[in-house]
Molecule: c-di-GMP-I riboswitch aptamer
RNA sequence: UACUGAUAAUGGCAAACCAGUCGAAAGGCUGGGACGCAAAGCUAAAGGGCCUGUAAAAUGGUAGCCAGUUUCCAAA
Repeated sequence: UACUGAUAAUGGCAAACCAGUCGAAAGGCUGGGACGCAAAGCUAAAGGGCCUGUAAAAUGGUAGCCAGUUUCCAAA
């Protein structure tokens, strides 16, 4: 440096569901809550997929589908 990833250390995030709120919807945000996660950090203006929507079409949404990019720790 690259790969790899534990019944290790220090921290972190937070699915379903509930309440409030925004939205036509998908879905977002806040609080509660933890199924899980080594990138479940960031990027939707590189790209594919998926969801909503439409007669057709995303300039809507999803990064916890793949992907791009940055990155903590170090047993085997």